A computed fold for a 1477-nucleotide RNA from an uncultured Bacillota bacterium, annotated as small-subunit ribosomal RNA. It matches the Rfam family "Bacterial small subunit ribosomal RNA". The sequence is in RNAcentral, with records from ENA, Greengenes and SILVA.
[in-house]
RNA sequence: AGAGUUUGAUCCUGGCUCAGGACGAACGCUGGCGGCACGCCUAACACAUGCAAGUCGAGCGAGAAUUAUUUUAAGGAUUCUUCGGAUGAAUUAAAAUAAGGAAAGCGGCGGACGGGUGAGUAACGCGUGGGAAACCUGCCCUAUACAGGGGAAUAGCUCCGGGAAACCGGGAUUAAUGCCCCAUAAAACUCUAGUACCGCAUGGUACAUGAGUCAAAGCGUUAGCGGUAUAGGAUGGUCCCGCGUCCCAUUAGCUAGUUGGUAAGGUAAAAGCUUACCAAGGCAACGAUGGGUAGCCGGCCUGAGAGGGUGAACGGCCACACUGGAACUGAGACACGGUCCAGACUCCUACGGGAGGCAGCAGUGGGGAAUAUUGCACAAUGGGGGAAACCCUGAUGCAGCGAUGCCGCGUGAGCGAUGAAGGCCUUCGGGUCGUAAAGCUCUGUCCUUAGGGAAGAAUAAUGACGGUACCUAAGGAGGAAGCACCGGCUAACUACGUGCCAGCAGCCGCGGUAAUACGUAGGGUGCAAGCGUUGUCCGGAAUCACUGGGCGUAAAGGGUUCGCAGGCGGCCUAUCAAGUCAGAUGUGAAAUGCAUUGGCUCUACCAAUGUAAGCAUUUUGAAACUGUUGUGCUUGAGUAUUGUAGAGGAUAUUGGAAAUGCGUAGAUAUUAGGAGGAACACCAGUGGCGAAGGCGACUCUCUGGACAGUUACUGACGCUGAGGAACGAAAGCGUGGGGAGCAAACAGGAUUAGAUACCCUGGUAGUCCACGCCGUAAACGAUGAGUGCUAGGUGUUGGGGGCGACAGUCCUCAGUGCCGCAGCUAACGCAUUAAGCACUCCGCCUGGGGAGUACGGUCGCAAGACUGAAACUCAAAGGAAUUGACGGGGACCCGCACAAGCAGCGGAGCAUGUGGUUUAAUUCGAAGCAACGCGAAGAACCUUACCAGGACUUGACAUCCCUUAGACCGGUCUAGAGAUAGACCUUUCCCUUCGGGGACUAAGGUGACAGGUGGUGCAUGGUUGUCGUCAGCUCGUGUCGUGAGAUGUUGGGUUAAGUCCCGCAACGAGCGCAACCCUUGCUUCUAGUUGCCAGCAGGUUAAGCUGGGCACUCUAGAGGGACUGCCGGUGACAAACCGGAGGAAGGUGGGGAUGACGUCAAAUCAUCAUGCCCCCUAUGUCCUGGGCUACACACGUGCUACAAUGGUCGGUACAACGGGCAGCGAAACCGUAAGGUGGAGCUAAUCCUAACAAGCCGAUCCCAGUUCGGAUUGUGGUCUGCAACUCGACCACAUGAAGUUGGAGUUGCUAGUAAUCGCGAAUCAGAAUGUCGCGGUGAAUGCGUUCCCGGGUCUUGUACACACCGCCCGUCACACCAUGGGAGUUGGUAAUACCCGAAGCCGUCGGGCUAACCUUUUGGAGGCAGACGUCGAAGGUAGGACCAAUGACUAGGGUGAAGUCGUAACAAGGUAGCCGU
Repeated sequence: AGAGUUUGAUCCUGGCUCAGGACGAACGCUGGCGGCACGCCUAACACAUGCAAGUCGAGCGAGAAUUAUUUUAAGGAUUCUUCGGAUGAAUUAAAAUAAGGAAAGCGGCGGACGGGUGAGUAACGCGUGGGAAACCUGCCCUAUACAGGGGAAUAGCUCCGGGAAACCGGGAUUAAUGCCCCAUAAAACUCUAGUACCGCAUGGUACAUGAGUCAAAGCGUUAGCGGUAUAGGAUGGUCCCGCGUCCCAUUAGCUAGUUGGUAAGGUAAAAGCUUACCAAGGCAACGAUGGGUAGCCGGCCUGAGAGGGUGAACGGCCACACUGGAACUGAGACACGGUCCAGACUCCUACGGGAGGCAGCAGUGGGGAAUAUUGCACAAUGGGGGAAACCCUGAUGCAGCGAUGCCGCGUGAGCGAUGAAGGCCUUCGGGUCGUAAAGCUCUGUCCUUAGGGAAGAAUAAUGACGGUACCUAAGGAGGAAGCACCGGCUAACUACGUGCCAGCAGCCGCGGUAAUACGUAGGGUGCAAGCGUUGUCCGGAAUCACUGGGCGUAAAGGGUUCGCAGGCGGCCUAUCAAGUCAGAUGUGAAAUGCAUUGGCUCUACCAAUGUAAGCAUUUUGAAACUGUUGUGCUUGAGUAUUGUAGAGGAUAUUGGAAAUGCGUAGAUAUUAGGAGGAACACCAGUGGCGAAGGCGACUCUCUGGACAGUUACUGACGCUGAGGAACGAAAGCGUGGGGAGCAAACAGGAUUAGAUACCCUGGUAGUCCACGCCGUAAACGAUGAGUGCUAGGUGUUGGGGGCGACAGUCCUCAGUGCCGCAGCUAACGCAUUAAGCACUCCGCCUGGGGAGUACGGUCGCAAGACUGAAACUCAAAGGAAUUGACGGGGACCCGCACAAGCAGCGGAGCAUGUGGUUUAAUUCGAAGCAACGCGAAGAACCUUACCAGGACUUGACAUCCCUUAGACCGGUCUAGAGAUAGACCUUUCCCUUCGGGGACUAAGGUGACAGGUGGUGCAUGGUUGUCGUCAGCUCGUGUCGUGAGAUGUUGGGUUAAGUCCCGCAACGAGCGCAACCCUUGCUUCUAGUUGCCAGCAGGUUAAGCUGGGCACUCUAGAGGGACUGCCGGUGACAAACCGGAGGAAGGUGGGGAUGACGUCAAAUCAUCAUGCCCCCUAUGUCCUGGGCUACACACGUGCUACAAUGGUCGGUACAACGGGCAGCGAAACCGUAAGGUGGAGCUAAUCCUAACAAGCCGAUCCCAGUUCGGAUUGUGGUCUGCAACUCGACCACAUGAAGUUGGAGUUGCUAGUAAUCGCGAAUCAGAAUGUCGCGGUGAAUGCGUUCCCGGGUCUUGUACACACCGCCCGUCACACCAUGGGAGUUGGUAAUACCCGAAGCCGUCGGGCUAACCUUUUGGAGGCAGACGUCGAAGGUAGGACCAAUGACUAGGGUGAAGUCGUAACAAGGUAGCCGU
């Protein structure tokens, strides 16, 4: 950085798609280790259990368990004993003292931090910069001062009572750093005279007069800690303001405490913050109000940047804590783990009542594609309390789980060719996996085992992590590779399977039997502990364009003008400094980013240092430009004045011709007269006027604008113009007139398959007028308005000027056309009337369809107009130009194409081919021309491929191998339909060193293989048909074009011809044309048998029969000849054409061969060859018989006829091409004949076939279904052949069908042709009416190119390119999808009005209760409770608004393989198309 995709190809426009990066991700397959991060994006859903906020005994009272001591009482062990007793332990109980300090309580501080979440919020919420002279601030720091005296309670504890519980009530008693009173006190606060200074205003600061008010607490281990007041600081907070902060105008008006004032209240504090009164304001197109969505930012992702997207983790701010409301306490809350009330939910209950709030950390259920452990520790950092020890801390530090991400490492290294085995491919040779493996030699990162073992702790102790990181030793290649892709984009290819199936696919698109695109395998490519897919964002996309796009035809200029706001604005000069520019200052938190260093072995990661856009009503300057204000100017604009042209507008009057009707006995003849309405010929012109729509007879009146000239005046007064207003063709609407012609609708007639059309005849609205609506058109120059600049040429309209005697010519202003340079454009084209170069303003566009549709709104009487989507669907839709093809487009030309003729076909019978039908089979192919007497130049068997039956299986045929036998061959017999089977006879190759070997043949066997007229002509070669013997088809170089392409090859002539000439940005060349080739027509020479016979001779009944000859005919070789060469005319002095001469032949002499580039996936796999597929005791091979020959019918091609230009009979004449030895076959004879006998001659200019026929001469028939015609049938024969039944040809006799010239239509032919007549040949045993050749006789017509068909060239249109057998439109029917309407139904949201009114703050009240203080002892002050009131959540009622879901039915739309009906559009699309109505 680009690429793919619209087309046959091209350029452009334009959308869609891809390659990149990223992620809190998920899913699929796979998974070795470590480090660092991250981990409910969904249900702000509900939560079991545990923990997450306590601490202080150095504030206070009280003080359990327990311990010690003492005393008393009991107890009685032990020891002593004189047995009387003494001693008196353990133990028990009580009391006291001391220690001890649990649990609870009063009190203090902290529970407003830390932690979570993003529901709400479009807001001063956040960001940024300011302000507070309008404020507060516990703990902390600094400074100053102070702490004197007294009092009354209360919790706890205890007793009593209520309750299931939670808990509550009462009595008695008690302490404090709890509470209260008095004192002291000003710098504090309130009120009050005043002075000085300062400030943007209210005002502030300092000094100062007087009066009033308010403090305190103790504890202690004697270090201290704490208390009160004031001032200041620090920290934290609160309020206000400028600017910035998403979408919808199909949300345009909103607002009553609303905006301001005064007074009062209220707060820490300004303020309608609240109340009363007064005024009527305030906000809004620079987007108010409403609706939707959303926490904001530092940042993060992407991008070259500008931007776009985003707001996880980390950090700042805000908001919230089950939902809603409320206050209390406090320095701080309207309070996540506080209180009260209401609601929903859950739990307990003895039914009376109670309890709860994980959006703290774990964890559970649920939801979901999806997100972790009910872990360890306070060791570190930090927080709360405490004097401290210390306690608490799910903050935090760590560990666990997860490839979720980033980063690092490993899965081994070296040598190793027989290129192993195996896989895959193969042209079978080999190639590849591949030094890869094996093998040998090593290493030890990770790993395993054992040993040692931290830093982290600036602290003496204390380490969760952790026996972790790390180190050492040993072990052993052992335990560690997958995923996606391989048609193009896009790196990487083969085989098999499948056969529009299964499937793939991001886009284009693959798959219908040879798939690099599906599936598998081998190989390869890419990444790698990951790889792919999906989703989302940016990029590419200049595809919303500020940087950086457009609007004539691709999407896009408003129908036109006026004009408010807005935007922009001439020259000179002064001023200010708002914009602008420069400097300074402040800020821009940290983290992040970037750069440089440093720390973990490196990296990721972490740290240090440096660095940034922006903002500021801070400040200092500059003054060019924009702007403000002022003074001027005249060129922009305007005014006056003198003229000019004009279908400019409005009203009124007037005019004439035609058509129509009447009139007349009759004429749609003529003449005359009249009625009525509409439109105004000629003039008339890419002429005029108007803003556009538009305006056309004449005249008067009223009126708008433009232009030219001259001088004077005003002095920027200008341009554009969202909304707005006015005008606005036709059609249409309303009311009232009018109505001649024309003419929707309608009627009739034609046309047609139909014809609700086109055509014809009628005909109503309407067209006309007045008034009022509508407001749209392809309202177009498809081109908004204004200004300036940028070569010309030539017409024309209206003015002015110079020169000139006229004609005219030159200059100039304003219009209106054409051509054209530069320039622009995708091209076409535009080009001083720009689509060029610039500026200003407005409107509009962003793929096609859905759709200018739906809904909503505004306007309208209605029709409808304006505004104007989405779902869904496609990968295109489109513009310009190119080459073709096509046209019921044009021009020119040719052809038996038509026309003019001749003969036919189509009707009949038969032959032959085809279709169809039939059949066991009727083998297969050929299908418009260009299949159909075609393959087939010849089906009785064979052919033969088909059918039935009978047989064979290495095979009927080829090669190789083994065994046996020998020559091979040949012949006979039997069975059988034959194939075949069996038996028999005959037969002994070559060489030799005699051992044998070789060749050949046969039989048997084995497997490789044979074989296939089986499939595919759409896998192919070769061959062929056709356009078409039409004149075309191309190339090189050059030139033009962005390009496809063009030019050449077009044009003017001419030709059979792209044949030739001339011209020309072309010059040349190739394949075709022509010529060269064959044949035929004339002639010369050469040659003379088998041909010929003029002359000479012989000879016969006759005959070149013989000698002889080669003159002629002829044969077959070589030459000549014809070239527009000659003459005249036409033409352009050309090419050429016309006429003529000469000549056998005259303008390619006639005929043939010869077939350009290509088209038709044309034909042929059944001539042959061949890839692939298929069959392999059969789809191969052999045999017998049958079939290809069938027959209701249809078609093609032919033959014979229908007769007298004829038939029959008799006689008679003239050819050419050919063929012949398994052959042609003579003479002669036999037979009515087919034919037979016969065998001469001939391997052919010698012999045979062989008779030519029509013709000519004569006879007969006499117009009939015949003496025409010969089908059909019968009988008898001939020939070929193993064999004529199915199924041959011919002969004789007999029979004697249809048919009397053929409908629509259609074919061939232009001269030795058509027509007609016979002859020959190939194939072939036999079997032509077919085919291919040959000659004989031998016409008619051609004005001409209008038309039909085909072709060529040029041009034109095109929506066609599979190319008109094209493309394509709409209804209907069917299926699916989304949407609109819809009687309604359901749910939600935010407000409004009213009702009810919890908790609570505030207020009011007096009739209850009441410790401290006062008191005259009565009471008072104060407080508590209560009641009432305002406000007030939830709730209720009501009517509307909006949103969503759903709804019988219904409407149009989209998509779909094929369907139905027509043929609207594209060509003049067959009625030009299109726009509005």